Annotation: This is a predicted structure of a 347-nucleotide part of an RNA (small-subunit ribosomal RNA, central domain) from an uncultured Alphaproteobacteria bacterium. Model confidence (mean pLDDT): 88 of 100.
[in-house]
Context: one part of a larger RNA
RNA sequence: CUGGGCGUAAAGGGCGCGUAGGCGGUCUUGCACGUCAGGCGUGAAAGCCCCGGGCUUAACCUGGGAAUUGCGCUUGAUACGGCGAGGCUUGAGGUCGAGAGAGGGUGGUGGAAUUCCCAGUGUAGAGGUGAAAUUCGUAGAUAUUGGGAGGAACACCGGUGGCGAAGGCGGCCACCUGGCUCGUACCUGACGCUGAGGCGCGAAAGCGUAGGGAGCAAACAGGAUUAGAUACCCUGGUAGUCCACGCUGUAAACGAUGUGUGCUAGGUGCUGGUGGGUCAACCAUCGGUGCCGCAGCCAACGCGGUAAGCACACCGCCUGGGGAGUACGGCCGCAAGGUUAAAACUC
Numbered sequence: 001c002u003g004g005g006c007g008u009a010a011a012g013g014g015c016g017c018g019u020a021g022g023c024g025g026u027c028u029u030g031c032a033c034g035u036c037a038g039g040c041g042u043g044a045a046a047g048c049c050c051c052g053g054g055c056u057u058a059a060c061c062u063g064g065g066a067a068u069u070g071c072g073c074u075u076g077a078u079a080c081g082g083c084g085a086g087g088c089u090u091g092a093g094g095u096c097g098a099g100a101g102a103g104g105g106u107g108g109u110g111g112a113a114u115u116c117c118c119a120g121u122g123u124a125g126a127g128g129u130g131a132a133a134u135u136c137g138u139a140g141a142u143a144u145u146g147g148g149a150g151g152a153a154c155a156c157c158g159g160u161g162g163c164g165a166a167g168g169c170g171g172c173c174a175c176c177u178g179g180c181u182c183g184u185a186c187c188u189g190a191c192g193c194u195g196a197g198g199c200g201c202g203a204a205a206g207c208g209u210a211g212g213g214a215g216c217a218a219a220c221a222g223g224a225u226u227a228g229a230u231a232c233c234c235u236g237g238u239a240g241u242c243c244a245c246g247c248u249g250u251a252a253a254c255g256a257u258g259u260g261u262g263c264u265a266g267g268u269g270c271u272g273g274u275g276g277g278u279c280a281a282c283c284a285u286c287g288g289u290g291c292c293g294c295a296g297c298c299a300a301c302g303c304g305g306u307a308a309g310c311a312c313a314c315c316g317c318c319u320g321g322g323g324a325g326u327a328c329g330g331c332c333g334c335a336a337g338g339u340u341a342a343a344a345c346u347c
Stems, first nucleotide, its partner, number of pairs: 004318003007301002012315001014201004021194003025088007033081002035077008049065006091191001092188003096183004103177007110154001115149007125136002162169002206247004211242001215241002220236004258314006266292011296303002320347003329340004
């Protein structure tokens, strides 16, 4: 490089926007760059291949042919690709009218609960466990009533439910704001798809500065357990968890399944529109989300209109196990580390 692959065997980039590039609907027309056909020139000789000839054969030598799949010039063809011109509306986008939603950001606000503080009632226990102990309590705990402080999370609704590109998003209200779907067929007229680099977003933990700190809780301390117990259980408890700004850039970032488009039996739920209807039924249709299943696919498991089926376009990635996602170097980072990424050796 070719070929074969990427749900679970090695392999889909964590996700998006988008540059170059690759690819691109339908009709008419022009050009003739790709493409195709004919002709001419060239493609040295030798060699290889074919048919002959010469040494008694062969090796060897030798004649002719073929081949040299290429390039140049020229004449022509115009289906397809390309380029130019002009149309079209089904792809794409927009207008108008509706609709659902934990989509995002900011500010405000509510109740339950835990903890702490103050006060009342009240008295000897409470707590915790398999059982205990550490621990708290006569300086009045636990329990209970009233008042107060503060932080964090939002029971029920809640759902195989909804929204978001992914990460993810859940009390209530207001403001700002992104996307989506349906109806209409009014407008633009291919404006599209993908996307190496690039840019942005990106759970948790972690880092920097300034706050905050109720509960929980790495580390740590103690009590148990045990042969030991640097654990599991218990009592405490600091970072952290929360907020603002900045960094980190990872994950079983999973549907372990890249994105887009078209095509290919059905059945049954949920969810959001629209139309019809004798408007709770039911019928039709569009979008999303589950389950079962025909054909087909698959090594099997299973997938099966939300494909892992049948095709096309583009990107990423794989190539035996270990060494190793490591070393070295580069780039990035405050650091932790991330990213790119080998080899010797060995089985």